[in-house]
RNA sequence: GGCGGAGUAGCUCAGUUGGUUAGAGCGCACGACUCAUAUUCGUGAAGUCGGGGGUUCAAAUCCCUCCUCCGCUACCA
Numbered sequence: 001g002g003c004g005g006a007g008u009a010g011c012u013c014a015g016u017u018g019g020u021u022a023g024a025g026c027g028c029a030c031g032a033c034u035c036a037u038a039u040u041c042g043u044g045a046a047g048u049c050g051g052g053g054g055u056u057c058a059a060a061u062c063c064c065u066c067c068u069c070c071g072c073u074a075c076c077a
Stems, first nucleotide, its partner, number of pairs: 001073007010026004019057001028044005050066005
């Protein structure tokens, strides 16, 4: 350099044929329970969906471009 995959909550990940409110588990905060802790149960917070642009009535989802990470591969010394 070329090809492929990935980027969504603090972490690990879903998200169908573009369709109106973006989710789960763990973690965190608060509450219940307990003498207390843990477990369990309840409630809640937390998201520019990697950046920018485009298409569309409507984009996490489609197109272009850039950035980051991973894998494979080629070339030079």